[in-house]
Model confidence (mean pLDDT): 81 of 100. Predicted 3D model of a 71-nucleotide RNA (transfer RNA) from Lactobacillus sp. SL9-6. Rfam family: tRNA. Rfam classes the family as a transfer RNA. The source organism's lineage runs through Bacteria, Bacillota, Bacilli, Lactobacillaceae and Lactobacillus. The RNAcentral record of the sequence draws on ENA.

RNA sequence: CACGUAUAGCUUAGCUGGAAAAGCAGUGGUCUUCUAAACCACCGACGCGGGUUCGAGUCCCGCUGCGUGCA
Numbered sequence: 001c002a003c004g005u006a007u008a009g010c011u012u013a014g015c016u017g018g019a020a021a022a023g024c025a026g027u028g029g030u031c032u033u034c035u036a037a038a039c040c041a042c043c044g045a046c047g048c049g050g051g052u053u054c055g056a057g058u059c060c061c062g063c064u065g066c067g068u069g070c071a
Base pairs, nucleotide, nucleotide: 001069002068003067004066005065006064009024010023011022012021018054026042027041028040029039030038047063048062049061050060051059
């Protein structure tokens, strides 16, 4: 310098812009003599700052972190 990437504690979805989902983990409950397992419920997130738009996780610009490539 170029390309890619950033969503929950972790791993990932999110379609042509219409407002965020799942698994594991955590908490509570049911069940069990107890634990585990199973089942039910809850908790919890869009890296930062701007722009466009009626509306941005999504599009545009800059910055930051990470990865890859070239020198």